[in-house]
């Protein structure tokens, strides 16, 4: 690289990890719990020994020292966005919508992306046509206003995997906003012109 088979994925808050934080192992250092050694007091002698009594505490120590602490290096690992919503085609571009959560990382970074811009195209603004303009993308009207809906994580419990950081599954019971719906809100010119 090809072929065959199996498995997984088929995703866009998605994928990844050289920073960071955290975990484990090894090595080195650090520190002091602890351990070891010496030492009490009295009497007699006097260069330091003998006897009595001896239990601690305390003191000293160029002794040992984690299974603990802290730090460093190396190796291996873990974490690193919770859902809702979102794709006419092409090119360009990158700090691309909405809320939930939040004493720490949803940090920092890389890549991607349905965002945005331009062009093409399609729809609407006039029953049709052409040009321009505006707003949008097949549910094809921006904006205003009223109404109104829905989530997962988080959280609680159980279980499973891992030495651990941590991860997964199931159950429980919540809570959004964008969105949506109603109403209001809609062009100019031309019939060979722009």
């Nucleotide at each position: 690289a090809u072929u065959a088979a199996a498995u997984u994925u088929g995703a866009a808050g998605c994928g990844c990890c050289a920073g960071a934080a955290c975990c484990g192992g090894c090595u080195g250092a650090u520190u002091u719990a602890g351990g070891g050694g010496u030492u009490a007091u009295c009497u007699g002698a006097c260069a330091u020994c003998a006897g009595a009594c001896a239990a601690c505490a305390g003191a000293c120590u160029u002794c040992c020292a984690a299974u603990g602490u802290u730090c460093a290096g190396c190796c291996g690992g873990u974490u690193g966005a919770c859902g809702a919503g979102g794709a006419g085609g092409g090119a360009g571009u990158u700090a691309a919508u909405c809320g939930a959560a939040g004493u720490u990382u949803u940090c920092g970074g890389c890549g991607g992306a349905u965002g945005c811009u331009c062009c093409c195209u399609g729809g609407u603004u006039u029953a049709g046509c052409u040009g321009c303009a505006a707003c949008c993308g097949u549910u094809a009207a921006a904006g205003g206003u009223a109404c109104c809906a829905c989530a997962a994580a988080a959280c609680u419990g159980a279980c499973a995997g891992g030495u651990g950081a941590c991860u997964g599954u199931c159950a429980g019971g919540a809570c959004a906003a964008a969105a949506g719906u109603g109403c209001c809100a809609g062009g100019c010119a031309g019939a060979a012109a722009a």
GlmS glucosamine-6-phosphate activated ribozyme aptamer from Firmicutes bacterium UBA4795, 194 nucleotides, folded computationally. Lineage of the source: Bacteria > Bacillati > Bacillota. The sequence was found by an Rfam model in a public genome assembly. The prediction has a mean pLDDT of 76. Its Rfam family is "glmS glucosamine-6-phosphate activated ribozyme aptamer". Rfam classes the family as a riboswitch. From the family's description: This entry contains a glucosamine-6-phosphate activated ribozyme that is found in the mRNA for GlmS. GlmS is an enzyme that uses fructose-6-phosphate and glutamine to generate glucosamine-6-phosphate. The ribozyme catalyses self cleavage of the glmS mRNA that is thought to regulate GlmS activity.